[in-house]
């Protein structure tokens, strides 16, 4: 000096990961001013029954969900891939 390999650096692709946001799902969610069913009690009735209806239970609204799925975005001493410039490290060869 050349070549090969390697750490590091740079940008790119894929994946993962942390934050933010969006959509969907699950679940929670009403003393009364939502719905359904309405024990008890109350009211009407001679009675049979009927009525309004609190609690309870069920469904759901506003709202929430540290869980699941997907998307967008930001980030970096995450991994892999194929590259780029270069210092350095290792090896081979050549030259002095």
């Nucleotide at each position: 000096g050349u070549c090969c390999g390697g750490u590091c650096c740079c940008a790119c692709g894929c994946g993962g990961u942390g934050g933010g946001c969006c959509g969907g799902g699950u679940c929670c969610g009403a003393a009364c001013c939502g719905g359904g069913u309405c024990a008890g009690g109350c009211c009407g009735g001679g009675a049979a029954c009927g009525g309004a209806g609190c609690a309870g239970c069920c469904c759901u609204a506003a709202g929430g969900u540290c869980c699941c799925c997907g998307g967008c975005u930001c980030g970096a001493g995450c991994g892999c891939g194929a590259g780029g410039u270069g210092c350095c490290c290792g090896g081979a060869c050549c030259u002095u």
Predicted 3D model of a 96-nucleotide RNA (Bacterial small signal recognition particle RNA) from a Planctomycetota bacterium. The gene name in the source record is ffs. The sequence is in RNAcentral, with records from ENA.